[in-house]
Molecule: transfer RNA
Organism: Minisyncoccota bacterium
């Protein structure tokens, strides 16, 4: 250089053929329970969906460019 895959919450990841409010587990905070801790249960917070454009009534999702990570290859 070429090809393929990935980037979504603090971490690991879902997200169908573009449409209902962007979600789960772990972690964090509060409450409950306990003599106390852990576990369990309930609630809450936390997201410019890598960046910038385009298409569309509507984009995490489609298109283009770029950034970055991983693998293969010369």
């Nucleotide at each position: 250089g070429g090809c393929a895959g990935g980037g979504u919450a603090g971490c690991u990841c879902a997200g169908u053929u573009g449409g209902u409010u962007a979600g789960a587990g772990c972690g964090g905070g509060c409450g409950u329970u306990u003599c106390a801790u852990a576990a369990g249960c309930g609630c809450c917070a936390g997201g410019u969906c890598g960046u910038g454009g385009g298409u569309u009534c509507g984009a995490a999702u489609c298109c283009c460019a770029c950034c970055u990570c991983u693998g293969c290859u010369a």